[in-house]
Molecule: transfer RNA
Organism: Elusimicrobiota bacterium
RNA sequence: CGGGGCGUAGCGUAGUGGUAGCGCACUCCCUUGGGGUGGGAGAGGUCGUGGGUUCAAUUCCCACCGCCCCGA
Numbered sequence: 001c002g003g004g005g006c007g008u009a010g011c012g013u014a015g016u017g018g019u020a021g022c023g024c025a026c027u028c029c030c031u032u033g034g035g036g037u038g039g040g041a042g043a044g045g046u047c048g049u050g051g052g053u054u055c056a057a058u059u060c061c062c063a064c065c066g067c068c069c070c071g072a
Base pairs, nucleotide, nucleotide: 001071002070003069004068005067006066007065010024011023012022013021018055026042027041028040029039030038048064049063050062051061052060
């Protein structure tokens, strides 16, 4: 320098045009003498950044940023 992949909640991840979910963690309640386990409820997201397309973008397009891989 060129090509490809990934970026979504504290962590790990799904979702690929039409309200953003799941597991663990966190908070509260039940269970216990207390804790753990188990059960129930809840909070937490500028979907990496900026533009574009569209009635509508996490999703499609472009540029940039970060990480990884391949080639030179």